[in-house]
Molecule: SAM riboswitch aptamer (S box leader)
Organism: soil metagenome
RNA sequence: CUUAUCCAGAGUGGCGGAGGGAUCGGCCCUGCGAAGCCACAGCAACCGGUUUCGGGACACAACGAAACGCUGGUGCUAAGUCCGACGAGAGGCGCGAGCCUCGAGGAAGAUAAG
Numbered sequence: 001c002u003u004a005u006c007c008a009g010a011g012u013g014g015c016g017g018a019g020g021g022a023u024c025g026g027c028c029c030u031g032c033g034a035a036g037c038c039a040c041a042g043c044a045a046c047c048g049g050u051u052u053c054g055g056g057a058c059a060c061a062a063c064g065a066a067a068c069g070c071u072g073g074u075g076c077u078a079a080g081u082c083c084g085a086c087g088a089g090a091g092g093c094g095c096g097a098g099c100c101u102c103g104a105g106g107a108a109g110a111u112a113a114g
Base pairs, nucleotide, nucleotide: 001114002113003112004111005110006109011040012039013038014037015036019029020028021027023085024084025083026082041077042076043075046073047072048070049068050067051066052065053064054063081108086105089102090101091100092099093098
């Protein structure tokens, strides 16, 4: 950089000792113990693997689908990516400047594969 996914799911213990939730705003978590590290456990099914089916003139090929959750490679285990950020458009309030609500989509970020 490209593509796919992001309303589901899953935590305990030890060390540690004040921060953490990417950024900004909000709102939260946290001495009933934050980050980080370690151990074990778990979730998930992106990649790999296995099985079955399709496919194929034939075939154990290419390719496609489903299932399994495998001593494999990653990832993840507060809150929807915690919510919002830009925004076509729709609705409401106000004499007005303007304010509020909803919101397709987008940005940013995360993870995987390349």